Predicted 3D model of RNase P RNA and transfer RNA as a complex of 457 nucleotides.
RNA sequence: UCAGCCGGCCGGGCGGCCGCUGCCUUCGGGCAGAGGAAAGUCCGGGCUCCAUGGAGACACGGCGCCGGAUAACGUCCGGCGGGGGCGACCCCAGGGAUAGCGCCACAGAGAUCGAACCGCCUGCGCAUGCGCGGGUAAGGGUGAAAAGGUGCGGUAAGAGCGCACCGCACGGCCGGCAACGGACGUGGCAUGGCAAGCCCCGCCGGGAGCAAAACCGAAUAGGGACGGCGCGGGGCGCAAGCCCCGGAUGUGUCUUCGCAUCGCUGUCCGGGUUGGUUGCUAGAGGCGGCUGGAAACAGCCGUCCCAGAGGAAUGGCCGCCACGUUGCAGUGCGCAAGCGCUGCAGCCCUACAGAACCCGGCUUACAGGCCGGCUGACAUU
RNA sequence: GAUCGCUUAGCUCAGCCGGUAGAGCAACUGACUUUUAAUCAGUAGGUCGAGAGUUCGAAUCUCUCAGCGAUCACCA
Numbered sequence: 001u002c003a004g005c006c007g008g009c010c011g012g013g014c015g016g017c018c019g020c021u022g023c024c025u026u027c028g029g030g031c032a033g034a035g036g037a038a039a040g041u042c043c044g045g046g047c048u049c050c051a052u053g054g055a056g057a058c059a060c061g062g063c064g065c066c067g068g069a070u071a072a073c074g075u076c077c078g079g080c081g082g083g084g085g086c087g088a089c090c091c092c093a094g095g096g097a098u099a100g101c102g103c104c105a106c107a108g109a110g111a112u113c114g115a116a117c118c119g120c121c122u123g124c125g126c127a128u129g130c131g132c133g134g135g136u137a138a139g140g141g142u143g144a145a146a147a148g149g150u151g152c153g154g155u156a157a158g159a160g161c162g163c164a165c166c167g168c169a170c171g172g173c174c175g176g177c178a179a180c181g182g183a184c185g186u187g188g189c190a191u192g193g194c195a196a197g198c199c200c201c202g203c204c205g206g207g208a209g210c211a212a213a214a215c216c217g218a219a220u221a222g223g224g225a226c227g228g229c230g231c232g233g234g235g236c237g238c239a240a241g242c243c244c245c246g247g248a249u250g251u252g253u254c255u256u257c258g259c260a261u262c263g264c265u266g267u268c269c270g271g272g273u274u275g276g277u278u279g280c281u282a283g284a285g286g287c288g289g290c291u292g293g294a295a296a297c298a299g300c301c302g303u304c305c306c307a308g309a310g311g312a313a314u315g316g317c318c319g320c321c322a323c324g325u326u327g328c329a330g331u332g333c334g335c336a337a338g339c340g341c342u343g344c345a346g347c348c349c350u351a352c353a354g355a356a357c358c359c360g361g362c363u364u365a366c367a368g369g370c371c372g373g374c375u376g377a378c379a380u381u
Numbered sequence: 382g383a384u385c386g387c388u389u390a391g392c393u394c395a396g397c398c399g400g401u402a403g404a405g406c407a408a409c410u411g412a413c414u415u416u417u418a419a420u421c422a423g424u425a426g427g428u429c430g431a432g433a434g435u436u437c438g439a440a441u442c443u444c445u446c447a448g449c450g451a452u453c454a455c456c457a
Base pairs, nucleotide, nucleotide: 001377002376003375004374005373006372007371008370009369010368012321013320014319015318016317017316018315020033021032022031023030024029035352039363040362042361043360044359045358046357047209048208049207050206053257054256055255056254057253058252060205061204062203063202064201065079066078067077068076069075080094081092082091083090084089095200096199100198101197102194103193104192117140118139119136120135121134122133123132124131125130126129148166149165150164151163152162153161167189168187169186170185171184173182174181175180213278214277215276216275223269224268225267226266227265228264232245233244234243235242236241247262248261249260250259271456272455273454285304286303287302288301289300290299291298292297324347325346326345327344328343329342330341331340332339333338382453383452384451385450386449387448388447391406392405393404394403400437408424409423410422411421412420430446431445432444433443434442
């Protein structure tokens, strides 16, 4: 100087005038007012309701190496194993294929009871190359994948047939909390792939969601159809009624315990109002410092209050500055390409994009700019 | 704002249990007919919304994105 990898931050500011929303007010005014993603709705919760709870099972859904963090998660941190890259680094829906079932089309002889097309060796017959039989799976072909790989020996030709190394399986020893790794020993010398196929194993999970819900007000038709049970039984009582059995319903289904409502409950058709208030912002909160930890993060101390709209508020104009960009002029470095600096003028909410109960993540979109660390190449000293 | 579903030929739809994409209508050509229609025969038309991943192989399985649609309050 160039190329690359990882992490972090900003993504306008100041002043004036008019305007909008919330809170406070001494009624003059004061304070505050969209995001890193507010987005997608992919996850986890807080919270609300199912009058509602406990226990169990099933269905359905999710996760899946080890250790840790967290309110929790499918998130995050660190490590192990596998893969990619010269490297910094990046990627992996990472348990089980001997629990069982299923699939591997076409091609090919053959795709998991095993298999022999070409070829190699060999016996016989006929004869110069064929036919029949035996042996073979090293070489070739088909395919994504074909009875572990390379080399040497051996053999009629071959083959773990034997040997060496690699690989695989088993065994104990050492290191590590563990996943796992290392060296050594023995060897029947290896049980193909797919589980983002069904499934098995382990762990987790009630359901619905602020349009959840709570309160007030108003209006109409408790109008109709269908189903279930309570036209039932027993006790007390003069009676009204009360209690028990039993029945229906009660936010996935079933069972059980308990409870609530009861001429009830479930579904459908039809009707009325589509009004107001609360929920609605002080939090698993932000910022700063210290301690512990390798880190994610946790603890302690101090400080701050930083939107709550309700058809949806934060906008418009002017001036200046900053950043960037376009044009002109000058200038420095450089062989050149090109890079930088100064002055003038124009443009400059210019990228992606706007809270809607709240929070922790993931994913996606993004003009331009800044900072830090690391790797590689070339040149010079 | 929240929760669900769909996307295949010009149009309407099958295929979604993974083996290389179909039907009907429409369009074009030919036959028949005086001509047209009808009928018969044939032809062409497809990055299966887009991208990534798993797999030998994806319209189909999984994830992400884009577009189009549906539902949601209270009283009795």
Rfam match: Bacterial RNase P class A. By type it is a ribozyme. Its mean pLDDT, the model's own confidence on a scale to 100, is 76.